[in-house]
Molecule: RNase P RNA; transfer RNA
Organism: bacterium
RNA sequence: GGAGACGGACGGGUGACCGCGCUUCCCGGCCCUGCCGGGAGGUGAGGAAAGUCCGGACUCCACAGGGCAGGGAGCUGGGCAAUCCCCAGGCGGGGUGACCCGACGGAAAGUGCCACAGAAAACAGACCGCCGGUCUACGGGCCGGUAAGGGUGAAAAGGUGGGGUAAGAGCCCACCGCCGCUGCGGGUGACCGCGCGGGCAUGGCAAACCCCUCCCGGAGCAAGGCCAAAUAGGGGAGCAGAGGCGGCCCGCCUCGCUACGACUCCCGGGUAGGCCGCACGAGGUCCCGGGUGACCGGGAUCCCAGAUAGAUGGUCACCGCGGUCCGGCCUGGCCGGGCCGCACAGAAUCCGGCUUACAGGCCGUCUCCCCCC
RNA sequence: GGCGGCGUAGCUCAGGUGGCCAGAGCACGCGGUUCAUACCCGCGGAGUCGGGGGUUCGAAGCCCUCCGCCGCCACCA
Numbered sequence: 001g002g003a004g005a006c007g008g009a010c011g012g013g014u015g016a017c018c019g020c021g022c023u024u025c026c027c028g029g030c031c032c033u034g035c036c037g038g039g040a041g042g043u044g045a046g047g048a049a050a051g052u053c054c055g056g057a058c059u060c061c062a063c064a065g066g067g068c069a070g071g072g073a074g075c076u077g078g079g080c081a082a083u084c085c086c087c088a089g090g091c092g093g094g095g096u097g098a099c100c101c102g103a104c105g106g107a108a109a110g111u112g113c114c115a116c117a118g119a120a121a122a123c124a125g126a127c128c129g130c131c132g133g134u135c136u137a138c139g140g141g142c143c144g145g146u147a148a149g150g151g152u153g154a155a156a157a158g159g160u161g162g163g164g165u166a167a168g169a170g171c172c173c174a175c176c177g178c179c180g181c182u183g184c185g186g187g188u189g190a191c192c193g194c195g196c197g198g199g200c201a202u203g204g205c206a207a208a209c210c211c212c213u214c215c216c217g218g219a220g221c222a223a224g225g226c227c228a229a230a231u232a233g234g235g236g237a238g239c240a241g242a243g244g245c246g247g248c249c250c251g252c253c254u255c256g257c258u259a260c261g262a263c264u265c266c267c268g269g270g271u272a273g274g275c276c277g278c279a280c281g282a283g284g285u286c287c288c289g290g291g292u293g294a295c296c297g298g299g300a301u302c303c304c305a306g307a308u309a310g311a312u313g314g315u316c317a318c319c320g321c322g323g324u325c326c327g328g329c330c331u332g333g334c335c336g337g338g339c340c341g342c343a344c345a346g347a348a349u350c351c352g353g354c355u356u357a358c359a360g361g362c363c364g365u366c367u368c369c370c371c372c373c
Numbered sequence: 374g375g376c377g378g379c380g381u382a383g384c385u386c387a388g389g390u391g392g393c394c395a396g397a398g399c400a401c402g403c404g405g406u407u408c409a410u411a412c413c414c415g416c417g418g419a420g421u422c423g424g425g426g427g428u429u430c431g432a433a434g435c436c437c438u439c440c441g442c443c444g445c446c447a448c449c450a
Stems, first nucleotide, its partner, number of pairs: 001369008010360001012319007020044011046344001050355002053353005058220004065250004070216005075089005090104001091102004105211002110209002112205003127150002129146007158176006177200001178198004183194004224276004234267005241255004269449003283302008320342010374446007383399004392430001401417005423439005
């Protein structure tokens, strides 16, 4: 100097004027749960507010138990409120490397699929070929052996080398691979290393059905409460049962038992008004300690949107950042002027993640290549 | 804000537990029949299976993610 890998934060600022939402205090008025006006303070969108893929808090069913079905998770250890997710490690794969990826239990519990091609696709074989014997019209035929070589295919009876054989084959040997060990050592563990023995072998797919282990009630702030108003406490059906438990079963609870009602369903009608929930939180910031880390503990300090046709805006000026053009100079660079631009994008119960979108630059650590000293 | 469903030819829709594969009807083009048109008959064209990634030898169908469209969610007796 170039190329790359990983991580972190920013993503406009200031001032003036006018216009907004919430909230605290004071004053005045009114039809005095409250509303209107004035004044003085405080405060007012995000890293994703997004997608709604997850996990929770909270609320109701409801006093809520067991099972089936259903759903979720899947290497080990740790973190967290948490099944999400995060951190560290193991094994496997990619990369020269820093690093990155992995829906990562089981195929000998069972069932299923492997199209086409190919001789043959799993209790799976002989198309070409090789060897031996025999016949021959010399083209080849038949019998036996073979799976080392070739072909087909995504995948075909472990791999390399040697010996052996008629030719071959784990047939035998060495190493690797695989299986087993009531072996040894290290590690919390997943696993790793070594040793012994072994038939040399049981293909792939479980984001195929499934098996194993563990976990899971259901809905969702439009949840759920309170007040006010208006109409049609209108009409019909259900019945020893009905209702409640997401579907089913058991069990339990409530109402009721000779037909009203509660309840459920259907038809029809009324109101579409106000308040609470509504923001103090698994909260933010800073410092110290522990930990490889995710995080944990302690101290100090702060209150930082709560709307409901839904508030943050508009104008001006200066600055900042970036791009481009021109000019000057001390030509890696700096200064001045002009023009253009400043991304993705707006809370709606709240929080923790994941995913997706993002102009423009910034900071840090590490790896590889080249050159010079 | 939350909950559920859908996306296949120009249009309306089928499409299994992955290989049949890329389909049917209407519309379009050509030809035939007919006096002519319609009807009818025959032939043919027309496809990123909403986009991307993954699993698998192989994906329209399985899994993940993104985009678009449609529907539902208030109270009273």